[in-house]
A computed fold for a 74-nucleotide RNA from a Minisyncoccota bacterium, annotated as transfer RNA. RNAcentral holds the sequence, with entries from ENA. The source organism's lineage runs through Bacteria, Bacillati and Minisyncoccota.

C1' cells in the first nucleotide's frame, strides 16, 4: 500500500427493497411456605455518515472497528 470478508437485543444467530424476529437471559404477574420449574406478558438492536427510491437492515459511496490474505521497502 492494495484486496476480500464481518458489523442486528445483554450473548448466539436470522431476515436478498413493503411495520427487524428466534433462542438463551433480564424484568413482572400467576401458581408454591418459599426456591425451581411451568405458563402469560413487558422491555430491549440494523456501527456511523451520505446517495438512490414511493419506501433501504438490504442497493452504491466514504468512514471507524474486526478478521484473514497479497505486496514493496526498511
Nucleotide at each position: 500500500g492494495c484486496c476480500u470478508c464481518c458489523u442486528u437485543a445483554g450473548c448466539u444467530c436470522a431476515a436478498u427493497g413493503g411495520u427487524a424476529g428466534a433462542g438463551c437471559a433480564a424484568c413482572u404477574g400467576u401458581u408454591u411456605u418459599g426456591u425451581a420449574a411451568a405458563c402469560a406478558g413487558u422491555a430491549g438492536a440494523c456501527g456511523u455518515u451520505a446517495g438512490u427510491u414511493c419506501g433501504a437492515u438490504u442497493c452504491u459511496a466514504a468512514u471507524a472497528g474486526g478478521a484473514g490474505g497479497c505486496u514493496c521497502c526498511a